RNA sequence: CCGCAACUUUAGGGGUGCCGAAAGGCUGAGACAUACCCUCAUAACUUGAACCAGGUAAUACUGGCGUAAGGAAAAGCGAUCAACUCAUC
Numbered sequence: 001c002c003g004c005a006a007c008u009u010u011a012g013g014g015g016u017g018c019c020g021a022a023a024g025g026c027u028g029a030g031a032c033a034u035a036c037c038c039u040c041a042u043a044a045c046u047u048g049a050a051c052c053a054g055g056u057a058a059u060a061c062u063g064g065c066g067u068a069a070g071g072a073a074a075a076g077c078g079a080u081c082a083a084c085u086c087a088u089c
Stems, first nucleotide, its partner, number of pairs: 003081001007076004011039004016033001017026003045070003051064004
């Protein structure tokens, strides 16, 4: 000089599909949960997209597109510390 992850607080962002008459089944963190995920970001989520390939009972179900274009943050703690840089011995 400068500071990651994790955690905490407050604030904020986000999705809700497919099959089925229903019950229920599928994927998923979550398919309306007092829950879950995410908050500067190459993956919370949206757009492109009624996209492309594969697969399924069906669906972004899987992969591609995709380091694409957008997308919501501050503080505390971490830290009497680590790393790095510079100077001197």